[in-house]
RNA sequence: ACGGGGCUCUGGAGAGUUUCUCUUGAUGAUGAAGGGAACACCAAAGGGGAAGCCGCGAGGCAAAUCUCUCAGGUUCAAGGACAGAGGAAGUGCG
Numbered sequence: 001a002c003g004g005g006g007c008u009c010u011g012g013a014g015a016g017u018u019u020c021u022c023u024u025g026a027u028g029a030u031g032a033a034g035g036g037a038a039c040a041c042c043a044a045a046g047g048g049g050a051a052g053c054c055g056c057g058a059g060g061c062a063a064a065u066c067u068c069u070c071a072g073g074u075u076c077a078a079g080g081a082c083a084g085a086g087g088a089a090g091u092g093c094g
Base pairs, nucleotide, nucleotide: 001091002090007086008085009084010083011082016039018038019037020036021035022034023033024032028076029075040074041073042072046070047068048067049066052061053060054059
């Protein structure tokens, strides 16, 4: 000087504190908690799909901020794709 981890710090959206019922006296906090059922919604943990590429073909590889909502989420907290800053390992030169 390059480099930049699954590391550190900071920022970080959206959508119901829905309805019914049972149990409890609780919960990290609140407009209490947990279980069951129902309807509605979000998209930025994760996951699926496909564009496209290769191939004579069968097939193979395979992306997103697109799409699906399986999972996750819809009061705050937590989480959070992504972004900024720092910087470990490593490489090169002196």
Annotation:
The RNA shown here (Glycine riboswitch aptamer) has 94 nucleotides and comes from Acididesulfobacillus acetoxydans. The coordinates come from a structure-prediction model, not an experiment, and the mean pLDDT is 77. It matches the Rfam family "Glycine riboswitch aptamer". Gene Ontology term of the family: glycine biosynthetic process.